Predicted 3D model of a 342-nucleotide part of an RNA (small-subunit ribosomal RNA, central domain) from an uncultured bacterium. The full RNA is in RNAcentral, with records from ENA and SILVA. The prediction has a mean pLDDT of 88.
Context: one part of a larger RNA
C1' cells in the first nucleotide's frame, strides 16, 4: 500500500545482451483514435445529497432539483496516438590517427626454490621467544660447475592503464573486440530501459585424463598450555598447474540499477587535440560552493535539481530454515513461508 524509501539504519539483481512492454529529438501537413466542449437518450421506484412544504416539533412523510458512466450526435485540434512528407543536433557509419596488463592460441626467455650428477670440505644443520621432532660420518649445511622439472614473472610499476562485471602484468609472432580524438563524409530518430530469456561470472568444490617445483586444508609428530582436536615449528595428501566438461556463488563492494539534461569553483594525473600557450575532448584522484543528508560523508565520475525504465523493502527471532518445484554427477544453488516467540 492512492505512502515513504533502498552509501552505512530493511532494501541495487555479481555483469551484460537483449524479445514483449513502458519511455522516447525539431518541422509542416492531414485525419480525429484518446482529449476537450455544446446538445440529445438513458441513467426505474424507494434511499443519499441540497432547497422547499405536512403533521404542534422531531422521527416520519410529500415535491422539487442534482448525478457519474454509457451511448447517439455536431464541433475543436494545443497535446498523446495515427498517417503522409522534410531535418539533423540523439544513435549509427566513414576516413585519418594515436593509447592500451582487454580477450584466445603458439612460441621464447632470464632470475629464485627444490631435486638429482661431480668436485671441494667437514661436523654439524635447521629451526624457535627457548626447545624438540626433523636432516647429517652410508659425507649433510656450506660452497663450485653441470643437469632436470614446475610454477610465478622482480626492477619499470603509478589513487597509472584496459576490460560489462568477474578480472588482466616477463618476451615475440599470429587472430580478435572495445573505448578515445579529429574531420563533420554517410543514413535521418534507426534510441533509453528491460519482466521472461540467454551468455559471461573470482576462489573454493566435482567429473576424465595428464602434472606436481615451492606452498599447502586433512593428516603425523614435536612444542606450547591446567587442556590445546589452535597460534609457533618439522613432515605432508588432496588441492593450487594444464585439456576438456559442470558448479554460479562471494564482503562478486563504490556495501551507491542503466540512461539522459542542467547546475561555483581549485588542483594534480592519463590518453589525443591545438605551431605552442591559452583552450576543448574522453578517462582517473583530491580538495571545496549552492544544495540535499540523522550525522558521518556527498559536492559536474552527486547521495544535489529533474525526467524514463527496471529491480528491491517494509519491526527482530523462528530463517535464507521447513515444504513444494525447478537446475546439479555431487557438494549444493535458485525460488521461499508459517506455528511459536518477543
Nucleotide at each position: 500500500u492512492u505512502g515513504g524509501g533502498c552509501g552505512u539504519a530493511a532494501a541495487g539483481c555479481g555483469u551484460a545482451c537483449g524479445c514483449a512492454g513502458g519511455c522516447g529529438g525539431c518541422c509542416a501537413a492531414a485525419a480525429a483514435g484518446g482529449u476537450c466542449a455544446g446538445a440529445g437518450g438513458u441513467g426505474a421506484a424507494a434511499g443519499a445529497c441540497a432547497g422547499g412544504g405536512g403533521c404542534u416539533c422531531a422521527a416520519c412523510c410529500c415535491c422539487u432539483g442534482c448525478g457519474a458512466g454509457c451511448c447517439u450526435u455536431u464541433g475543436a485540434a494545443a497535446c498523446c496516438a495515427u498517417u503522409u512528407g522534410g531535418c539533423u543536433u540523439g544513435a549509427g557509419c566513414a576516413u585519418a590517427g594515436g593509447a592500451g596488463g582487454g580477450g584466445a592460441a603458439a612460441g621464447u626467455g632470464g632470475a629464485a626454490u627444490u631435486u638429482c650428477u661431480a668436485g671441494u670440505g667437514u661436523a654439524g644443520c635447521g629451526g624457535u621467544g627457548a626447545a624438540a621432532u626433523g636432516c647429517g660420518u652410508a659425507g649433510a649445511u656450506a660452497u663450485u660447475a653441470g643437469a632436470a622439472g614446475g610454477a610465478a614473472c622482480a626492477c619499470c610499476g603509478g589513487u597509472g592503464g584496459c576490460g560489462a562485471a568477474g578480472g588482466c602484468g616477463a618476451c615475440u609472432u599470429u587472430c580478435u573486440g572495445g573505448a578515445c580524438u579529429a574531420u563533420g563524409u554517410c543514413u535521418g530518430a534507426c534510441g533509453c530501459u528491460g519482466a521472461g530469456g540467454u551468455a559471461c561470472g573470482a576462489a573454493a568444490g566435482c567429473g576424465u585424463g595428464g602434472g606436481u617445483a615451492g606452498c599447502g586444508a586433512a593428516c603425523a609428530g614435536g612444542a606450547u598450555u591446567a587442556g590445546a582436536u589452535a597460534c609457533c615449528c618439522u613432515g605432508g595428501u588432496a588441492g593450487u598447474c594444464c585439456a576438456c566438461g559442470c558448479c554460479g556463488u562471494a564482503a562478486a563492494c563504490g556495501a551507491u540499477g542503466a540512461g539522459a539534461a542542467a547546475u561555483a569553483g581549485g588542483u594534480g594525473u592519463a590518453g589525443g587535440g591545438c605551431c605552442a600557450a591559452a583552450c576543448c575532448c574522453u578517462g582517473u584522484g583530491c580538495c571545496g560552493a549552492a544544495g540535499a543528508u540523522a550525522a558521518c560523508g556527498c559536492a559536474u565520475u552527486a547521495a544535489g535539481u529533474u525526467c524514463u525504465c527496471c529491480g528491491c523493502c517494509u519491526g527482530g527471532g523462528g530463517a535464507g530454515u521447513a515444504c513444494g518445484u525447478u537446475c546439479g554427477c555431487a557438494a549444493g544453488a535458485a525460488u521461499g513461508a508459517a506455528a511459536c516467540u518477543u